[in-house]
A computed fold for a 1462-nucleotide RNA from an uncultured bacterium, annotated as small-subunit ribosomal RNA. Model confidence (mean pLDDT): 85 of 100.
C1' cells in the first nucleotide's frame, strides 16, 4: 500500500457497493417449474344461467356458460439459481483443423390423401396400517399402427429397394346437404428435405504448481488389417498379427491445486491471489447404471448398492437446502423463515393471462468506499476550575461564559417527480384475400398498470437547539511534565524500559495524528540488488569438485554464394463483455453509472529484408594437429648394482660400570657388558652434490647403472585445414592411516608394560615393545588433496633475480653485455578490493562453458538410497533454538611473548615484627546497651590533638510538646533581686523585694526583655556517598596526558608523541609530513649549608674596667638573631659523543652536576572514603526517631589479628661524680628562691605577657665503684598495703609515690617490614589535645654506622612490538562430562489407522447380446398359424463387499540415542 476480514474503544446523517474464507457437516418449516380447454374423455370445487318443486327460504335437476381438481396429450422440468469436493486433465487459455449433431426461430421447395385397434380418466371388485397395487369392463385425442403418395432424402450389386403427416380456431358469397356440415378461405400447427442462424461434440500445436531422498513407466499397451460400435474421426470395443510406445527438455509415482478474464502490489521486470462481475469445467448425500429426449447419463426425474434421518399395525415403506429464506452444528466470524412480477429476462399459451426465492426492491452488519454535519463571528477581567511552578507566575486559553448571526443534516407539517411504455380498445391508411373478415405495418384518440413509496426533490416552522471519539508522545517517528510504584506492577515492532528523583509501566495535564471512525491481531507484495532475467556473488565474509579424460549440451577464426527457421518492417484476422488508461455524459459534487476511443504488450496469417545467428556451398591460414633435426629434467615402469649407518651374530682385546634424565629411575652389566679392532647376516633408507633450482595434471618425484615409456620447451621448413574450447552424467589417477592374502621384518613405532613428573598425570620425558612402517597383488577413495585462487583465449607501465633453448656482440676466458621465446620468483604502476592484499603466474579488463554459495546452531547429522569385507564414503534434510554468527581493520587491556628502561624491587648489609608481658585498635563473643563508620595495598595507636559526669549518637528509667535554640502574630507583666517545701535530677509548689528608658494631646504609645497562648514553623549524629557539593585516598611526584591546523586512511583512527642518542624527567638533541600549542616535568616559593651588608635589646665579650656570675661600666669585631644581597651556570680544562645533546674525569669552591629537605600532585582510575565536620536533592519521624535529666554502657572477655612499649641483659644493671643542645611553651597561666615530707607532693609567693622569668633535670656520653652469666643486683607483669594531686564526683572506671610482691621472658617456626647518610640504629627534650589522664600523634636536637657485584629472579612502573575468539577488559573469556528441569526429534519388540495396488471370490440394477421356455390388440393369413413385440432364464461387463499378500504414508509404544534451552 491493500482486505469478502475478526478483535477491542466509540458510534450523527445519506449515497454506492458488499456480506459461511470454516463443516461438499446435517437437516424442521414454507416457497423455488410449470403451463396449454383454441389437442382429447370430462366436471371433483367455485360463479353464473336454465329448469322442476315450494308463498317463499331454500332444495334438486341440468357441462347450458364463465372457468377447471384428478386423467390422457404437448411444449418446458438439459435454462435460470447453486457449491467447488474431485480432478495436473485437452480441464483451462490462445491459435487452428475435419470427420459431426442441432428442439423451438429464419429463408427456399413439396405435403398435409385415406383407415384401424388400443390405453388412463371413470365404473365394478380384491389386497395393504400405509405408500401403493391387481383384476374386470367402458371411452376421446394433435397419443398409437397400418395403407397410399415420395420433386428432394437413405440405401444399392446401379437393375432398383425402402421411407411421412393431425389437427384445431376465426371468417363466409355462390353452390351442396335433413342436420352436423361440406366447400372457399385466413391463421396457427404438422410431414419430407436444402441451406442459414445458434448451440454442442471431436481433434491438433503451445502454455498451465512442488517433490529425483520418485528412475526407469506401459499388454489394448503402440502400430497394422477386417468386423462391430457412435451424430462423428478414433483401441472408442472385438479377432487375429507384428513389438512397439513414452522418458533426463523428466516419463512413473507422491503431494497440493478448479482455470480464465482480471484482483492486490511494484518504477518496471516481477510476486502473491482467483470473493464479488463475467466465460469455461466439474459436482448435486456417497458409488454404479441406464432411460426419456433435439440436448442429460439429468440438482427440486428412474433404477440398484452403502451410509444417516423420519413413519410403520414390523409385514413394509419415506427423504435428499452446494436454490431463497431459515435450524443445528463448526468457527475469529459473515445477514431476514421479508415485499413484487411494477421494470428487465425466461416456461407455457393464439392470447388475455399464469408462472418465476432469476430478477427487481426492502430489511441488518461503519464491512468496504464517497459525500455531509456536530456550527459561524465577535469576545481578556487573560474569569473560575485543573495540572506545572523557580511562587514572579506560566498553561489549559478566545478555550468558555456573555453578546450577535446562521439553520445543513436530523424533527415536524405541507407539496411532490423519472423509472410507463407496450399489451388493450375505439379508429383512419396501406398489405394480404373473393372479400367490407381475421391478421400484419404506419398514424391519431381514450382507459389502464408502481413492490420500491411514510421515498428523490421543494416549501414553511422552533431552537445552537439533538450529534465525537480513538490511537499514540524514549529513538525509529510527529508529540513532555507532574504524581503513584521501586526488576514489583508492568510495558515492548525492534533495540531495549521497571531494582526510590521512570519523557518507556498506572494515573492526570498538556500535547501529536488521524476523525465517525480509531487501534490491534491476522495475511499479501513492496522497501528486500535478501535468489541478483532486468539486478548477486566463491584468496580470508556463505562459496572453485583432490587432478585428469571424454558423452550429451552449450559456445566457436577469416572468405563466397545461396535458404529464410531466428531476427526486423508491414497487411489481415483474432486476442468476449466488464475492468485499467484517455475524452465526453448522467446522478447538487463525489463514490456510482454510462458513451466513445486507446489498450489487450498475446496468437495465427500473408508479403517483404538478408546485416548479424543459424542451415547448406567454396575456398583460406593467423587457432589446433602432423612431420624432420635439436638440448633440459628426483617425469612413470621393470631390471642389476654400490658404499656410509644402525642392529644382530660368531670369536678377540679388555674391565666395572654402561646407558640415560632438568634431576633420577626402570633397562644392560662380573654368566664380562658398554668401549675397541676383525668378520659374517639381514633389512631399510640413500649424507654431501642440493638452490626461492628441475620434472609432473593433481597426489607425488632425489645413490649409480640398462631396458622399455609419456609430457613439456627452442629454431626452421614442409604438411592438413577449424580437425578448437569447455564439459551435466560417465571412466581413470588419487598422499597417510586402515582392511584382505601371501611374503619380509634392520630402524622406527600407535597398542601395552615398566619407571619418573604430578594433588593426580589413562600425558608431555626415560627404558622396552607388537601391529604397522618395506614388498606383491587387491580394496578403500579421503587430507588444512591449499595459491585456502576451476578451464581456455586475447588485451593491459615497468624493475629485478633465477631455469632451458634460440639470436647478435664481444673475447684470455663455461667471464660479462645485449635481444627473444618457454617456466619459476620478489617488488611495484594503472586498475581492483570491506580491508588485508593482488597487480602479463591479477584478485585488472573482457568473452565461453563447468562446479559451488544464500544468518548461526541442530548437522555434513537423521531418514532413505548407491557403494565397501570393514572402517567408512557419496548423496542429503526437518522439527525446535539463537539475534546474531563471520570477515578484515582500529584503539586499549592482557600474555608463565619479545626488546630497552626505572624504583629499598630484588640482591648486599644494619635493626626489626612473626614467640614473651603490658598498652591500644580491630573481628568475634556477650550484653538492656556493649553509639556509629572505616575493610587487600589504600580497615585495624583509623575518624578520637584526651569517654568518670560532660561529651554522646546508644541502653534504662523519669519529664515535655510552638517545643532546648531562629522569625512572625496576640495578651499580660518592665526587666530583674532573693528566700522556703519537694524530687535521684529535670520538674513542680510557693513567698518576698522591684519599677527603670524614649515619645506624649497625660488617655496612652514604642523599643528592649519575661510569662502564658494561637498557628505558620523548629528539630532530627533518622536512611540514602549508588541522587550530590566540597574535602580526602590510592597509582604516583609515576612521565605521561591532550589539542589547533596540515597530511594519510570509505572509517574507526593514525601522524604529531615513532625512530637514533641522551636524561631524574615526552629532559635535551639529531632525523622525520608535519608544524607549533596546552595540562605535566623542571624553574620561580619556604628551610638548610658559605661569605657580605644593615641593626645592636633582652643577645654577645677580643681588648679596657668590675663581679660570686656578661653582675656591672664600655663596645657591636666575634657569635647570634633577622631584614637585604652574593654565590653553583656543566661556567673553565682534558677526553668520548654526530664538531650535538650529554656522559666520564679534573681544577677552583663552603657547596658541583637537580647541594640536602620540604611545599607543590596531569589527563584520568577504583560508583574507593565520607550525608557522624559542614553544605545539599529526595524520602521518612512529628506528645517523637524531636528536647530536657539522673544512672548505666561506649573500659565486658573462652579466643583471633594488627600496631606500638618494655624486655630477654655484661657495647649491660645498680649506685656516686662530671658536661655539652634543640625547638617549643606560659595569664583561669608558668611558677623561682626558701621550708616541710623517702617520695608523689604541699607550703610560699620574687619574677615574666616574657632572645630579661619561668616550665628545665637534658639523656645517652664520660670518669669511679660494683655486680660476673644465674631466671640474676637482668626483667619488670600481677597483687596487698598506705598515699599524694585534679575534680560537685575516682566504685563500675584516673595518673603518680612509698614499701611489700616478682609472673612471662634465656633472641624467637612458616613467614615478613624498614632503611642508601647525619640515613638506619640509639638518646633523651618539648607540644598540641587537656580540670585530671600519652607507651599514641607531631615536632626537636645528641651519638652516630655497615653495604649496594649487579638486573637472571620476586614485585610495581614506563616506552616500542607482536598474538588475541578479551572491552565489566586475564579476578577476562570458554569447553566437555556430571546432576536437575522442560522442550522438539531419531531407533524401537511392537500396536493401530489412512491410502494405493497384483491376484483371487462375489456380482445387485443396468445396456448389450441370446432367449428351445411363457405372454400378445393393430400386419399378413378363411382358418390353423405366421411376422413382429416383451418376458422368465442364461451369458459378457461391472459397483458395493470379501480373502491371501504388497507398498507408502500416518498416530502411537515400555525402553534407549543424541540435540535444544534453563
Nucleotide at each position: 500500500a491493500u482486505u469478502g476480514a475478526a478483535c477491542g474503544c466509540u458510534g450523527g446523517c445519506g449515497g454506492c457497493g458488499u456480506g459461511c474464507u470454516u463443516a461438499a457437516c446435517a437437516c424442521a418449516u414454507g416457497c423455488a417449474a410449470g403451463u396449454c380447454g383454441a389437442u382429447c374423455g370430462g366436471u371433483a370445487a367455485c360463479a353464473g344461467g336454465u329448469g322442476u318443486a315450494g308463498c317463499a327460504a331454500u332444495a334438486c335437476a341440468u357441462g347450458c356458460u364463465g372457468a377447471c381438481g384428478a386423467g390422457a396429450g404437448g411444449c418446458g422440468g438439459a435454462c435460470g439459481g447453486g457449491u467447488g469436493a474431485g480432478g495436473a486433465a485437452c480441464g483451462c487459455u490462445u491459435g487452428g483443423g475435419a470427420a459431426u449433431c442441432u428442439g423451438c426461430c429464419c429463408a427456399u421447395c413439396a405435403g398435409c390423401g385415406g383407415g384401424g385397434g388400443a390405453c388412463a380418466a371413470c365404473c365394478c371388485g380384491g389386497g395393504g396400517a400405509a405408500a401403493c397395487u391387481c383384476g374386470g369392463g367402458c371411452u376421446a385425442a394433435u397419443a398409437c399402427c397400418g395403407c397410399a403418395u415420395a420433386c428432394g432424402c437413405u440405401c444399392u450389386a446401379u437393375g432398383g429397394a425402402g421411407g411421412a403427416a393431425a389437427g384445431c380456431c376465426g371468417g363466409g358469397g355462390a353452390c351442396c346437404g335433413c342436420a352436423a356440415g361440406g366447400c372457399c378461405u385466413g391463421g396457427c400447427a404438422c410431414u419430407g428435405a436444402u441451406g442459414g442462424a445458434u448451440g454442442a461434440g471431436c481433434u491438433c500445436a503451445a502454455g498451465u504448481c512442488g517433490g529425483a531422498u520418485u528412475a526407469g513407466c506401459u499388454a489394448g499397451u503402440u502400430g497394422g488389417c477386417g468386423g462391430g460400435g457412435u451424430a462423428a474421426c478414433a483401441g472408442c470395443c472385438c479377432a487375429c498379427c507384428a513389438a512397439g510406445g513414452c522418458u533426463a527438455c523428466g516419463a512413473u509415482c507422491c503431494g497440493u491445486a478448479g482455470c480464465u478474464g482480471g484482483u492486490c502490489u511494484g518504477a518496471g521486470a516481477g510476486g502473491a491471489c482467483g470473493a464479488u462481475c463475467a466465460g469455461c469445467c466439474a459436482c448435486a448425500c456417497c458409488g454404479g447404471a441406464a432411460c426419456u429426449g433435439a440436448g442429460a447419463c439429468a440438482c427440486g426425474g428412474u433404477c440398484c448398492g452403502g451410509a444417516c434421518u423420519c413413519c410403520u399395525a414390523c409385514g413394509g415403506g419415506a427423504g435428499g437446502c452446494a436454490g431463497c429464506a431459515g435450524u443445528g452444528g463448526g468457527g475469529a466470524a459473515u445477514a431476514u423463515u421479508g415485499g413484487a412480477c411494477a421494470a428487465u429476462g425466461g416456461g407455457g399459451g393464439a392470447a388475455a393471462c399464469c408462472c418465476u426465492g432469476a430478477u427487481c426492491c426492502a430489511g441488518c452488519g461503519a464491512c468496504g468506499c464517497c459525500g455531509c454535519g456536530u456550527g459561524g463571528g465577535u469576545g481578556a477581567a487573560g474569569a473560575a476550575g485543573g495540572c506545572c511552578u523557580g511562587c514572579g507566575g506560566g498553561u489549559u486559553g478566545u478555550a468558555a461564559a456573555g453578546c450577535c448571526c446562521u439553520u445543513u443534516c436530523g424533527g415536524u407539517a405541507g407539496g411532490g417527480a423519472c423509472g410507463a411504455a407496450a399489451a388493450c380498445u375505439c379508429u383512419u391508411g396501406a398489405u394480404c384475400u373473393a372479400a367490407u373478415a381475421a391478421a400484419u405495418c404506419a398514424g391519431g384518440g381514450g382507459a389502464u398498470u408502481g413492490a420500491c413509496u411514510u421515498a428523490a426533490c421543494c416549501u414553511a416552522c422552533a431552537a445552537a437547539a439533538g450529534a465525537a471519539g480513538c490511537a499514540c508522545c524514549g529513538g525509529c517517528u510527529a508529540a513532555c511534565u507532574c504524581u503513584g510504584u521501586g526488576c514489583c506492577a508492568g510495558c515492548a515492532g525492534c533495540c531495549g524500559c521497571g531494582g526510590u528523583a521512570a519523557u518507556a509501566c498506572a494515573g492526570a495535564g498538556g500535547g501529536u495524528g488521524c476523525g465517525a471512525g480509531c487501534g490491534u491481531u491476522a495475511a499479501u507484495c513492496g522497501g528486500a540488488a535478501u535468489u541478483a532475467c532486468u539486478g548477486g556473488g566463491c584468496g580470508u565474509a556463505a562459496a572453485g569438485c583432490g587432478c585428469a579424460c571424454g558423452u550429451a549440451g552449450g559456445c566457436g577464426g577469416c572468405u563466397c554464394u545461396g535458404u529464410a527457421a531466428g531476427u526486423c518492417g508491414g497487411u489481415u484476422g483474432u486476442g468476449a463483455a466488464a475492468u485499467c488508461c484517455c475524452c465526453g455524459g448522467g446522478c447538487u459534487c463525489a463514490a456510482c453509472c454510462u458513451g466513445g476511443g486507446a489498450a489487450c504488450u498475446g496468437c495465427a496469417u500473408c508479403c517483404g529484408a538478408a546485416a548479424c545467428u543459424a542451415c547448406a556451398u567454396u575456398g583460406c591460414u593467423a587457432g589446433a594437429g602432423u612431420a624432420u633435426g635439436g638440448g633440459a629434467g628426483a617425469g612413470g615402469g621393470a631390471g642389476g648394482c654400490g658404499g656410509a649407518a644402525u642392529u644382530u651374530c660368531c670369536g678377540g682385546u679388555g674391565u666395572a660400570g654402561c646407558a640415560g634424565u632438568g634431576a633420577a629411575a626402570u633397562c644392560c652389566g662380573u654368566a664380562g657388558a658398554u668401549a675397541u679392532g676383525a668378520g659374517a647376516a639381514g633389512g631399510a633408507a640413500c649424507a654431501c652434490c642440493a638452490g626461492a633450482g628441475g620434472c609432473g595434471a593433481a597426489g607425488g618425484c632425489g645413490c649409480c647403472u640398462u631396458c622399455c615409456u609419456g609430457g613439456a620447451c627452442a629454431a626452421g621448413u614442409a604438411u592438413u585445414g577449424a580437425c578448437g574450447c569447455u564439459g551435466a552424467g560417465g571412466c581413470g589417477c588419487g598422499a597417510a592411516a586402515g582392511c584382505g592374502u601371501g611374503g619380509g621384518g634392520a630402524u622406527c613405532a600407535a597398542a601395552c608394560a615398566g619407571g619418573a613428573u604430578u594433588a593426580g598425570a589413562u600425558a608431555c620425558c626415560c627404558u622396552g615393545g607388537u601391529a604397522g612402517u618395506c614388498c606383491a597383488c587387491g580394496c578403500u577413495g579421503u587430507a588444512a588433496a591449499c595459491g585456502a585462487u576451476g578451464a581456455a583465449u586475447a588485451c593491459u607501465a615497468g624493475a629485478u633475480a633465477u631455469u632451458g633453448g634460440g639470436g647478435g656482440a664481444u673475447u684470455u676466458g663455461a667471464c660479462c653485455c645485449c635481444u627473444u621465446c618457454a617456466g619459476u620468483g620478489u617488488c611495484g604502476u594503472a586498475g581492483c578490493u570491506a580491508a588485508c592484499g593482488c597487480g602479463u603466474u591479477a584478485a585488472g579488463u573482457a568473452u565461453u562453458c563447468c562446479g559451488c554459495c544464500u544468518g548461526g546452531g541442530a548437522a555434513g547429522u537423521a531418514c532413505g538410497g548407491u557403494c565397501g569385507c570393514a572402517a567408512g564414503a557419496c548423496u542429503a534434510a526437518a522439527a525446535c533454538u539463537c539475534a546474531a554468527a563471520g570477515g578484515a581493520a582500529u584503539u586499549g587491556a592482557c600474555g608463565g611473548g619479545g626488546g630497552c628502561c626505572c624504583g629499598c624491587a630484588c640482591a648486599a648489609g644494619c635493626g626489626g615484627u612473626g614467640g614473651a608481658u603490658u598498652a591500644u585498635g580491630u573481628g568475634g563473643u556477650u550484653u538492656a546497651a556493649u553509639u556509629c563508620g572505616a575493610a587487600g595495598c589504600a580497615a585495624c595507636g583509623c575518624g578520637c590533638a584526651a569517654a568518670a559526669c560532660c561529651u554522646u549518637a546508644c541502653c534504662u528509667a523519669g519529664g515535655c510538646u510552638u517545643g532546648a535554640a531562629a522569625u512572625c502574630c496576640c495578651a499580660c507583666g518592665a526587666a530583674c533581686c532573693c528566700g522556703g517545701c519537694c524530687c535521684a535530677a529535670a520538674a513542680g509548689c510557693u513567698g518576698g523585694g522591684g519599677u527603670g528608658c524614649u515619645c506624649u494631646u497625660c488617655g496612652g504609645a514604642g523599643a528592649a526583655u519575661g510569662u502564658g497562648g494561637u498557628g505558620a514553623c523548629a528539630g532530627g549524629c533518622g536512611c540514602u556517598g549508588c541522587a550530590u557539593g566540597g574535602c580526602u585516598g590510592u597509582c604516583g611526584u609515576c612521565a605521561g596526558c591532550u589539542c589547533g591546523u596540515g597530511u594519510c586512511g570509505u572509517g574507526a583512527g593514525a601522524u604529531g608523541u615513532u625512530g637514533g642518542g641522551u636524561u631524574a624527567a615526552g629532559u635535551c638533541u639529531c632525523g622525520c609530513a608535519a608544524c607549533g600549542a596546552g595540562c605535566g616535568c623542571a624553574a620561580c616559593c619556604c628551610c638548610u649549608a658559605u661569605c657580605c651588608u644593615u641593626a645592636g635589646u633582652u643577645g654577645c665579650c677580643a681588648g679596657c674596667a668590675u663581679u660570686a656570675a656578661g653582675u656591672u661600666g664600655g663596645g657591636c669585631a666575634c657569635u647570634c638573631u633577622a631584614g637585604g644581597g652574593a654565590g653553583a651556570c656543566u661556567g673553565c680544562c682534558u677526553g668520548g659523543g654526530c664538531u650535538a645533546a650529554c656522559c666520564a674525569g679534573g681544577a677552583g669552591g663552603a657547596a658541583g652536576g637537580u647541594g640536602g629537605g620540604g611545599a607543590u600532585g596531569a589527563c584520568g582510575u577504583c560508583a574507593a572514603g565520607u550525608c557522624c565536620u559542614c553544605a545539599u536533592g529526595g524520602c521518612c519521624c512529628u506528645u517523637a526517631u524531636g528536647u530536657c535529666u539522673a544512672g548505666g554502657g561506649c573500659u565486658a572477655c573462652a579466643c583471633a589479628c594488627g600496631u606500638a612499649a618494655u624486655a630477654c641483659a655484661a657495647u649491660g644493671g645498680u649506685c656516686g661524680g662530671u658536661a655539652c643542645a634543640g625547638a617549643g611553651g606560659g595569664a583561669u597561666g608558668c611558677g623561682a628562691a626558701c621550708u616541710u615530707g623517702c617520695g608523689a607532693a604541699a607550703g610560699g609567693g620574687a619574677g615574666c605577657a616574657a632572645a630579661u622569668c619561668u616550665c628545665a633535670a637534658a639523656a645517652a656520653a664520660c670518669c669511679g665503684a660494683u655486680c660476673u652469666c644465674a631466671g640474676u643486683c637482668c626483667g619488670g607483669a600481677u597483687u596487698g598495703a598506705a598515699g599524694u594531686c585534679u575534680g560537685c564526683a575516682a566504685c563500675u572506671c584516673g595518673a603518680c609515690u612509698u614499701c611489700a610482691u616478682g609472673a612471662a621472658g634465656u633472641u624467637g617456626g612458616a613467614a615478613u617490614c624498614g632503611c642508601u647518610a647525619g640515613u638506619a640504629a640509639u638518646c633523651g627534650c618539648g607540644g598540641a589535645u587537656c580540670a585530671g589522664c600519652a607507651c599514641g600523634c607531631c615536632g626537636c636536637g645528641g651519638u652516630g654506622a655497615a653495604u649496594a657485584c649487579g638486573u637472571u629472579c620476586c614485585c610495581g612502573g614506563g616506552c616500542c612490538u607482536u598474538g588475541u575468539a578479551c572491552a565489566c577488559a586475564c579476578c577476562g573469556c570458554c569447553c566437555g562430562u556430571c546432576a536437575c528441569a522442560c522442550c522438539a526429534u531419531g531407533g524401537g519388540a511392537g500396536u493401530u489407522g489412512u491410502u494405493u495396488u497384483u491376484a483371487c471370490c462375489u456380482g445387485a440394477a443396468g445396456c448389450c447380446g441370446u432367449g428351445a421356455c411363457c405372454u400378445u390388440a393393430a400386419c399378413c393369413g378363411c382358418a390353423a398359424g405366421g411376422a413382429g413385440a416383451g418376458g422368465a432364464g442364461c451369458g459378457u461387463c461391472u459397483a458395493c463387499g470379501g480373502u491371501c499378500g504388497a507398498a507408502a504414508c500416518g498416530a502411537u509404544g515400555a525402553c534407549u540415542g543424541g540435540g535444544g534451552u534453563g
Rfam family: Bacterial small subunit ribosomal RNA.